RNA sequence: GGGGAAGUAGCUUAGUAGGUUAAAGCGCCGGUCUGUCAAGCCGGAGAUCACGGGUUCAAAUCCCGCCUUUCUCG
Numbered sequence: 001g002g003g004g005a006a007g008u009a010g011c012u013u014a015g016u017a018g019g020u021u022a023a024a025g026c027g028c029c030g031g032u033c034u035g036u037c038a039a040g041c042c043g044g045a046g047a048u049c050a051c052g053g054g055u056u057c058a059a060a061u062c063c064c065g066c067c068u069u070u071c072u073c074g
Stems, first nucleotide, its partner, number of pairs: 001073007010026004019057001028044005051065004
């Protein structure tokens, strides 16, 4: 340098033939429970979907660019 894959909450992931409020587990915060802690139970906060553009009535999803990680070819 050529080609492929991936980037969504603090972490790990789901959601991609465009359309309801972007979902779950762990973690975090509060409550409950307990002699205390943990576990359990209840509730809550947290991501405008790597970034910048474009298409569309409407984009995490389609197109272009760009960055990072990774695999592969030379």